Context: one part of a larger RNA
Molecule: large-subunit ribosomal RNA, domain II
Organism: soil metagenome
């Protein structure tokens, strides 16, 4: 991992609600009697509920309490309407282990020092080599104290290094040889050494050269058993089918925020009977917008005032700049401004809708982690697949199908079942791939583009529109020629001659030519330009708006338009046809519910079964309903069965919407079923489930 078996809402008591049943006041409990016991039957009215409420109570009583009150108010009675009690079933609550499994832990009583820590008693072990303390002896020196030399001697938590003890380094092993080993290297090795045997100290306790170490592979409180099914607002799991409806992720409170409780939203029952919703009409508002009339902000201008404590000029008077306050004019800004002011929304009334609602009371819930999208906003950077609100917004959640390559929340559209049927939606129509290589008119040359994705800035790429200037009296461009004289204008300057700079910018000849637009020179010179003529010839120039492009544009697979690929199969505009979904339609079937109607039954309230018509049938949590299967019990079929029960195997037959039921063949070898009721150890795929097998 797989297979098989086992494996989770039970039981009791007490309430509440609903269904059914008994009685009309209802019911017995303990106990007793009958029978050997049990069951059952009969007794037993002690007591319980109800029949009257109210008050804290005494109490009073259809009233009572409060109060001075005959007032008012609170709770009742009365009216309308109803009911009470006992049993039983179902649902649910409370108390219990309370649907099942699961802690770490707490307490009590015991068991452990054959591991390990310390201690006690008694034993044992330590190759070899080195060093050479004290002390002693001899000798020498010395007056002595003493000193020295040589020899002897053999001390030491001394040195090197085996056994022994340890475990520093690296490697190996790491489903191991081993739940800590092996190899290498290393430390101690006469000592605070190592070790045998026996003994001793223990669980909030021991022991500890102290690491919270060790106390039997267990230690920041051992192990075993018990309290014990500890508790778990937490995680996981919770077993058959079909039908109808179908949420929430909001609000208030909460030692509360991943939990509760009340309410909102779901469902079922009862009641009400259009109250819901839509339209119309009538209302109040101060949002969007707008505005500047108030409150404030802020730009420009004019005018007036103030302080001389500002800067500049001036001898001063004063002038000017600046500061500050106010008035007016122009143009403005505001969530906490408003002279104004919508759309929606909200409230009320009337009318309409007859399909589904609304409301009230009661039973049972679940939900209170929401997500994205759209719109209006706060926070943030008008960042976030960010965060917090709002809208009775949408979808997902709880929704499958088609589209968006793929893609909960986007677009289309809500799956009762069947169908080689039909028409469409979004989106598409070259191939992959169903349908146009469709039509018309343009654009793009960048593979731009072909779903989404890029800025400021630049662009004589190209299309369109408009305005305007020049032009057969010859424009624009090109070519040829001229572009001169007074004059080197004056000043300045070393120089200044058109061209460093300042001033002036005239006159003449002319077809035209600036006291010069640029390059150049030290200054001249030189080369162009403006301007003019000739040749040539028909358009040329400027500006604005706009379509599609280009650059800006750097990333990790060749790495993408989904791909191939495409010059349309790209973009813009218009049009027609077609494809395209579980949508619509068509044909047939099923179920729910409502209305009308028929038959049968009836406790006369209704129920069951049909027919026609209308509406409906996605679904998580959850509510409601109807069934299937298993085990056992009672009655039944005077049921089945060795002429083969149950069980097993088989894909193949039949019935049922389904759970499932019936038949058939083989196996098996002894019991089993139908119908109606009753009772549950009543359904397995999941729980790191338990046990067994492979």
């Nucleotide at each position: 991992g797989c297979c098989a078996a086992c494996g989770a809402g039970u039981u009791a008591a007490u309430g509440u609600a609903u269904g059914c049943g008994g009685u009309u006041g209802c019911c017995u409990a303990a106990g007793g009697a009958g029978u050997g016991a049990a069951c059952c039957u009969c007794u037993g009215g002690a007591g319980g509920c109800a029949c009257a409420g109210u008050g804290a109570a005494a109490g009073c009583g259809a009233g009572c309490g409060u109060g001075a009150a005959u007032a008012g108010c609170g709770c009742g009675a009365a009216c309308u309407a109803a009911a009470a009690u006992c049993g039983u079933a179902u649902a649910u609550a409370u108390u219990a282990g309370a649907c099942c499994c699961g802690a770490a832990g707490c307490c009590a009583g015991g068991u452990g020092a054959g591991c390990u820590u310390g201690c006690c008693a008694u034993g044992a072990g330590c190759a070899g080599g080195g060093u050479g303390a004290a002390a002693u002896g001899a000798c020498u020196c010395g007056a002595a104290a003493g000193a020295g030399u040589c020899a002897u001697g053999g001390a030491g938590g001394c040195c090197c290094g085996a056994a022994c003890c340890c475990g520093u380094u690296c490697g190996u092993c790491g489903u191991u040889c081993a739940a800590c080993g092996c190899g290498u290297u290393g430390g101690g090795a006469u000592g605070a050494c190592u070790u045998g045997u026996g003994g001793u100290a223990a669980g909030g306790a021991g022991u500890g050269a102290a690491a919270a170490g060790c106390u039997a592979a267990u230690c920041g409180a051992a192990c075993c058993u018990g309290g014990u099914a500890a508790u778990a607002g937490c995680u996981g799991g919770u077993u058959c089918u079909c039908u109808c409806c179908g949420a929430a992720a909001g609000a208030g409170c909460u030692u509360u925020u991943g939990g509760g409780u009340u309410u909102g939203c779901g469902u079922c029952a009862u009641a009400u009977g259009u109250u819901c919703c839509c339209u119309u009409u009538g209302g109040g508002g101060g949002u969007a917008g707008a505005g500047c009339a108030c409150u404030g902000g802020a730009a420009g201008g004019u005018c007036u005032g103030g302080a001389c404590a500002g800067g500049g000029c001036g001898a001063a008077a004063g002038c000017u700049c600046g500061c500050u306050a106010g008035a007016c004019c122009u143009a403005u800004c505001a969530a906490a401004c408003u002279c104004c002011g919508a759309a929606u929304a909200c409230c009320a009334a009337a009318g309409g809708u007859u399909a589904a609602a609304g409301u009230a009371u009661g039973g049972c819930a679940g939900u209170u982690a929401g997500a994205c999208g759209g719109u209006g906003g706060g926070g943030g950077c008008u960042a976030a697949g960010c965060u917090c609100c709002a809208c009775u917004c949408g979808u997902c959640a709880a929704a499958a199908g088609g589209g968006a390559a793929a893609c909960a929340g986007c677009c289309c559209g809500g799956a009762u079942c069947u169908c080689a049927a039909u028409u469409u939606a979004a989106g598409g129509u070259c191939c992959c791939u169903a349908a146009a290589u469709c039509a018309u008119a343009g654009c793009u040359a960048a593979g731009u583009g072909c779903a989404c994705u890029c800025a400021a800035g630049g662009u004589g790429g190209u299309g369109g529109a408009a305005u305007u200037u020049c032009a057969g009296a010859g424009a624009c461009a090109a070519u040829g020629a001229g572009g001169a004289g007074g004059u080197u204008g004056g000043c300045u300057u070393a120089g200044a001659a058109g061209c460093a700079g300042c001033c002036a910018c005239c006159c003449u000849u002319a077809a035209a030519a600036g006291a010069a637009a640029g390059c150049g020179u030290a200054a001249c010179a030189g080369c162009u330009c403006a301007c003019u003529c000739a040749u040539u010839c028909a358009g040329a120039g400027a500006u604005u708006c706009u379509g599609c492009g280009c650059c800006g544009a750097a990333g990790a697979u060749a790495a993408u338009c989904g791909g191939g690929g495409c010059u349309a199969a790209g973009c813009u505009a218009u049009g027609u046809a077609c494809c395209g979904a579980a949508a619509c339609u068509g044909a047939g079937g099923g179920c729910u519910u409502c209305u009308u109607u028929g038959u049968u039954c009836u406790u006369a309230g209704g129920a069951a079964c049909g027919a026609a018509g209308g509406a409906g049938c996605g679904g998580u949590a959850g509510g409601a309903g109807a069934g299937u299967a298993u085990u056992c019990c009672g009655c039944u079929c005077u049921g089945u069965u060795g002429u083969g029960a149950a069980g097993g195997c088989a894909a193949a037959g039949g019935g049922g919407u389904g759970a499932c039921c019936c038949a058939u063949g083989c196996u098996g070898g002894a019991a089993c079923g139908u119908g109606c009721g009753g009772a549950a150890g009543u359904a397995a795929g999941a729980a790191u489930g338990u046990u067994g097998g492979c």